[in-house]
RNA sequence: ACGAACGCUGGCGGCAGGCCUAACACAUGCAAGUUGAACGAACCCUUCGGGGUGAGUAGCGCACGGGUGCGUAACGCGGGGGAACAUGCCCUUGGGUACGGAAUAACUCGGGGAAACGAUAGCUAAUACCGCAUAAGCCCCUAGGGGGAAAGAUUUAUCGCUGAAGGAUGGGCCCGCGUCGGAUUAGCUUGUUGGUGAGGUAACGGCUCACCAAGGCGACGAUCUCUAGCUGGUCUGAGAGGAUGAUCAGCCACACUGGGACUGAGACACGGCCCAGACUCCUACGGGAGGCAGCAGUGGGGAAUAUUGGACAAUGGGGGCAACCCUGAUCCAGCCAUGCCGCGUGAGUGAAGAAGGCCUUAGGGUUGUAAAGCUCUUUCACCAGGGAAGAUAAUGACGGUACCUGGAGAAGAAGCACCGGCUAACUCCGUGCCAGCAGCCGCGGUAAUACGGAGGGGGCUAGCGUUGUUCGGAAUCACUGGGCGUAAAGAGCACGUAGGCUGUUUACUAAGUCAGAUGUGAAAUCCCAGGGCUUAACCCUGGAAGUGCAUUUGAAACUGGUUUACUAGAGACAUAGAGAGGUGAGUAGAAUUCCUAGUGUAGAGGUGAAAUUCGUAGAUAUUAGGAAGAAUACCAGUGGCGAAGGCGGCUCACUGGCUAUGUACUGACGCUGAGGUGCGAAAGCGUGGGGAGCAAACAGGAUUAGAUACCCUGGUAGUCCACGCCGUAAACGAUGAAUGCUAGAUGUUGGGCAGCUUGCUGUUCAGUGUCGCAGCUAACGCAUUAAGCAUUCCGCCUGGGGAGUACGGUCGCAAGAUUAAAACUCAAAGGAAUUGACGGGGGCCCGCACAAGCGGUGGAGUAUGUGGUUUGAUUCGAAGCAACGCGCAGAACCUUACCAGCCCUUGACAUCCCAAUCGCGGUAUUUGGAGACAGAUACCUUCAGUUCGGCUGGAUUGGUGACAGGUGCUGCAUGGCUGUCGUCAGCUCGUGUCGUGAGAUGUUGGGUUAAGUCCCGCAACGAGCGCAACCCUCGCCUUUAGUUGCCAUCAUUUAGGCUGGGCACUCUGAAGGAACUGCCGGUGAUAAGCCGAGAGGAAGGUGGGGAUGACGUCAAGUCCUCAUGGCCCUUACACGCUGGGCUACACACGUGCUACAAUGGCGGUGACAAUGGGGUGCGAUGGGGCAAGGGUGAGCUAAUCCCUAAAAACCGUCUCAGUUCGGAUUGCACUCUGCAACUCGAGUGCAUGAAGUUGGAAUCGCUAGUAAUCGCGGAUCAGCAUGCCGCGGUGAAUACGUUCUCGGGCCUUGUACACACCGCCCGUCACACCAUGGGAGUUGGUUUUACCCGAAGGCAGUGCGCUAACCCGCAAGGGAGGCAGGCGACCACGGUAGGGUCAGCGACUGGGGUGAAGUCGUAACAAGGUAACC
Repeated sequence: ACGAACGCUGGCGGCAGGCCUAACACAUGCAAGUUGAACGAACCCUUCGGGGUGAGUAGCGCACGGGUGCGUAACGCGGGGGAACAUGCCCUUGGGUACGGAAUAACUCGGGGAAACGAUAGCUAAUACCGCAUAAGCCCCUAGGGGGAAAGAUUUAUCGCUGAAGGAUGGGCCCGCGUCGGAUUAGCUUGUUGGUGAGGUAACGGCUCACCAAGGCGACGAUCUCUAGCUGGUCUGAGAGGAUGAUCAGCCACACUGGGACUGAGACACGGCCCAGACUCCUACGGGAGGCAGCAGUGGGGAAUAUUGGACAAUGGGGGCAACCCUGAUCCAGCCAUGCCGCGUGAGUGAAGAAGGCCUUAGGGUUGUAAAGCUCUUUCACCAGGGAAGAUAAUGACGGUACCUGGAGAAGAAGCACCGGCUAACUCCGUGCCAGCAGCCGCGGUAAUACGGAGGGGGCUAGCGUUGUUCGGAAUCACUGGGCGUAAAGAGCACGUAGGCUGUUUACUAAGUCAGAUGUGAAAUCCCAGGGCUUAACCCUGGAAGUGCAUUUGAAACUGGUUUACUAGAGACAUAGAGAGGUGAGUAGAAUUCCUAGUGUAGAGGUGAAAUUCGUAGAUAUUAGGAAGAAUACCAGUGGCGAAGGCGGCUCACUGGCUAUGUACUGACGCUGAGGUGCGAAAGCGUGGGGAGCAAACAGGAUUAGAUACCCUGGUAGUCCACGCCGUAAACGAUGAAUGCUAGAUGUUGGGCAGCUUGCUGUUCAGUGUCGCAGCUAACGCAUUAAGCAUUCCGCCUGGGGAGUACGGUCGCAAGAUUAAAACUCAAAGGAAUUGACGGGGGCCCGCACAAGCGGUGGAGUAUGUGGUUUGAUUCGAAGCAACGCGCAGAACCUUACCAGCCCUUGACAUCCCAAUCGCGGUAUUUGGAGACAGAUACCUUCAGUUCGGCUGGAUUGGUGACAGGUGCUGCAUGGCUGUCGUCAGCUCGUGUCGUGAGAUGUUGGGUUAAGUCCCGCAACGAGCGCAACCCUCGCCUUUAGUUGCCAUCAUUUAGGCUGGGCACUCUGAAGGAACUGCCGGUGAUAAGCCGAGAGGAAGGUGGGGAUGACGUCAAGUCCUCAUGGCCCUUACACGCUGGGCUACACACGUGCUACAAUGGCGGUGACAAUGGGGUGCGAUGGGGCAAGGGUGAGCUAAUCCCUAAAAACCGUCUCAGUUCGGAUUGCACUCUGCAACUCGAGUGCAUGAAGUUGGAAUCGCUAGUAAUCGCGGAUCAGCAUGCCGCGGUGAAUACGUUCUCGGGCCUUGUACACACCGCCCGUCACACCAUGGGAGUUGGUUUUACCCGAAGGCAGUGCGCUAACCCGCAAGGGAGGCAGGCGACCACGGUAGGGUCAGCGACUGGGGUGAAGUCGUAACAAGGUAACC
């Protein structure tokens, strides 16, 4: 933007538009008639003058107007020219308009047929038909001549008729140009192309025919095929273009399908004729009738398109002298929001910011001046009255319409889609990967601005959305205006045809080009300016435009053509030069293998390790000789040559190209190159040779889960030669060829020139490399060897997959090559670069990471936790490191969340309301019960304040409902807290700079450190969080203070610092000091730092330990600590109670303890700590008990008393045993705690005396006061520790070092990963669906060849039948002419047979695509674990 459709909604008017599909079939009505001034009958009326109505004859019209777009790729259309034509009605001019004749319809008679209709006989008229006369002009001609016309009507007027000329109008014909796609259509054509002659036509012409010639068209696309009416215009677009051809206008074609002619000025005729065919209808079955792609209308088709209306009033058409008649052309009305345009659905005021709705942080916000209320207005609609123009004297369908006036009353008049981003507009509820949305991205799995509803909002508005189509955006086919190194894209390379392009100069020309003029480019439309409807849409007038075509006049620079000259391009000649350039022949040495012989003996080969294999029949090794084939070490080089592929010992022959220098030659001879032709690695194919080595296939051995592989041992095609095919490669510089121009630097190959110092410097050509400026590029990069700046020519590209595939064609012996799609499917595929992460990549570094050591775990018994199993329940959580002696610093009841049973329901707990009572409560006894609970008895008992009011507070009980309560769910809704990487050294920012950008730089580099610690350098300069330090503790010293601590000195004491005394020491606890690589030497860069059995020092290089945990990662852990959103339960998922369970036990795992013994057990002696704890407590002492423990009960609110005994140590004994080891298990008897030790506590004594003799694979901790070992204390706690948290005693070994394992840090590299390697991803198989290829065949369309048939029709020829006009004849009759009929060729439909081509279906079959969780492997991406790829 639309001829639109659909959904929801719908007040008015104006102007437009309205079967895009079935050119499907059509009922009914209408759409072309008219003329009595051409004619004769018939009938009617009559005032008797005449008038009227018609069938029929005749004239004109019916070829216009109206419809449709089937066909047509064409002179069909457009635009521009042309000659060989005709043109009714109309205009102009100048002529004519005499005389005759014969019929015929109507009509009448009889008859046929169902009908349609038709035949015979008879009568009659004309502007119907015929003859004759005349001929200005006309036509023909042998130039003498010949031929040819008419119509009347009428009282006039007038209308007609005929021949001719001219005009006008409309038409026929011809031509250069333009006009869709396909080359997977490349050759087409026989009346075909031309000529001569004839026929035919209005006219030219193979239009037709006879003869002759063999032409004509085609890569500038013929032929074939698909599609299509063309144009003015319309839509879009800045334009160029692209798409389109409804309405309006011009042309064409068609009229049920096919063919045909007749009439006529004009038709091969929409509402005419004939024939054939299909269909429909009527029928008396014999025959007939019909053609809406005219206007309405019907059925059908379809997503879809209107009334069987009015009028000839206007405009126009036909007929007529005219009146007039006809006109579904036309003008109007009806239907439809189909479109465009205009108007309305009210305006002002109005805050108690009403009610209601929605949200809410519960305060409020919003809907919202919106409503109500008050004051106004009346457009539109409605009612009433008046009432046009359109017409000109008359005639108005529209129409009582437009318009005007009056009236009533806010009265009758708003919806639609949207609100995640693009894109203007946000909240609540419901739902819970469901239902659904979706233009693209994508939403939805319990807090959805994305689904559905609501409130609110932004948008448009009598419409709004959706769908469809076209253009735009899309520079995404690029003429304007793109690209091809890596994104898609340079043919593997060359030669060369057509074509395209082409150096300097002279002259001419005027095709291209440029300028002017003329004609044309219809009107309408678009644009501009005016004007008319109230405005606009719409309409009218004028202008401009229509970028075009043709003709003509001119110009001559450029391109083209012809011509003249030139030498800078190109070539030629001469002299030199380099080279794995090519072909053929010959030849050389080294090596491998084989053969022969000698020496010689047991192995050799091969590998990660092995084996297959060879060898005592003598290998390997070694020596000598011989044979064969293939390839040419060193030289050798980003060196050379070649167009590319490619080319490598040496010699010879033949031969191509290149380079330099010189010249007095030719004179543009050039470049590119569609088709075409040639060359073209390897592999492969054919024929014949050859065959040493290597080596697909194959065999064996290994490896492996498998191993049709990688590795090994063998081994055939092949590799080699000759000839012939193939024609492809990651045929690559992923870079077509040619020419010119545009900074340099530095290597190297082959030449030339100059200079001199003779081996250097400078310069110049031709190659070949590296770096680099400008410029270019998306970046990477390219950069005189361009991917820069330009020109010419060729090739190629247009999202990924399907697919370089199918079909068809061409080539090939085959393999296959070449050309080359579509359906379907996806929203990406891809390039370059960035940041990360990762690597069975690299470099540097660190860590009890390995190594070096010590001691363990894994084996036994037992403790404890977990899994599993069991159970009524074995509550729940934690799950690699980073769950598993974890939450639990302590489950007999309680705890407790679990199970069984019994109770209770405003609740065990909180607040509010009402009522009652002032208490409540406690103690003791007692009944039922398992208890909760329900009672009973006795005793004790002080509610407070007070305004004295059951007034206030408080407490309890009862009631009511709001609510309580939940260890119920979601740690993936959360807060908080915690674990982990990791006490690893990292993580960032500001400004600046670089980059299109993501980003980079800083933070990298050289050193150094425990450290992003520090130094130096540097487009960076600074800063922050981390590191370090500041904090605590241990180690040394000083000062200060001495009780409960200490005792050197002085006293004192039976013995104890017991006492006096003292505060020196120890110690306690407070404040300070002390260590900083500060000093020295070496080293390093003179730095930072490092090294030193250095000095000094209590301590030496962060002195030891702790606290301290960056940005972040793991949706890590915890809703069962706590808090908390949402959801769920509410006589229960809440609360209480008893009992049970968390303690189960074929088994598996983790973490411990105790051991297996002599570095020990047992007995004895009896020395030396530290941290801590103590009032429901620690409990000394002396008695009793074998002991656990009990009784007594001093002291202690703790530097005072107690726990408290330290243990390893030392001495003696045992002597290698299942023991004097080990202590499990079990029996008996006890103790303690506790309401209660059965399930289920700890301890003691006696007795019992299991496994176990140092532990497989594997694995853990530890670097110094550490490991190991020894005991002690505490929390929890009535009781219960082998666990946990602390304390001290004794007290080692080892570290060469960083190759390897694990983890981490930095730099770098590769990447197809980014949920980031626990990544990504490939192929077969299995299943489902989809489209497609092949396919025996089968069905249909279209086209074609040959033959047969031959309607109607015109033509040719015939015409013995028939025949009024004219002629001859008195007549009969004859003639001319005509008709019927027969016949010939042509030809529609139809038939037979065979081709081509396009579709549909098709058992079966091939691959392809798609599809949350299928199977098998792991091919690719990292060195992807055998580098990948062609």
Molecule: small-subunit ribosomal RNA
Organism: uncultured prokaryote